[in-house]
RNA sequence: ACCGGGUCCUGCAACGGCGGAACACGCGUGAACCGGGUCAGGUCCGGAAGGAAGCAGCCCUAAGCGGGUCGUCCCGGGUGUUGCAGGGGUGCCCGGUUCG
Numbered sequence: 001a002c003c004g005g006g007u008c009c010u011g012c013a014a015c016g017g018c019g020g021a022a023c024a025c026g027c028g029u030g031a032a033c034c035g036g037g038u039c040a041g042g043u044c045c046g047g048a049a050g051g052a053a054g055c056a057g058c059c060c061u062a063a064g065c066g067g068g069u070c071g072u073c074c075c076g077g078g079u080g081u082u083g084c085a086g087g088g089g090u091g092c093c094c095g096g097u098u099c100g
Base pairs, nucleotide, nucleotide: 001097002096003095004094005093006092007091008087009086010085011084012083013082014081015080016079018076019075020074022072023071024069025068027066028065029064035060036059037058038057043052044051045050
């Protein structure tokens, strides 16, 4: 000096993994009144028969909240593997060849 192998640092890329956010699906919860239904009691109209509005309660649900399923997408890294490029006069180590 050249070749081969291992490895370090930096940058980039791909795939996976982890974390976060959003969406989707379903469950639960969820409205004194300003959602719906049914409306005890009471109120109103009526001579009466009956009717009307309708609070509480109950039921259903909206926004919201909670956690679940695993799917999509986005973001992030002192995450794992692989590949590429670089590291002044060619990072470090080992082996081989050649020259001095």

Background
A computed fold for a 100-nucleotide RNA from an Acidobacteriota bacterium, annotated as Bacterial small signal recognition particle RNA. Its mean pLDDT, the model's own confidence on a scale to 100, is 78. It was read from a public genome assembly, where an Rfam model found it. Its Rfam family is "Bacterial small signal recognition particle RNA". It is annotated as a non-coding RNA gene.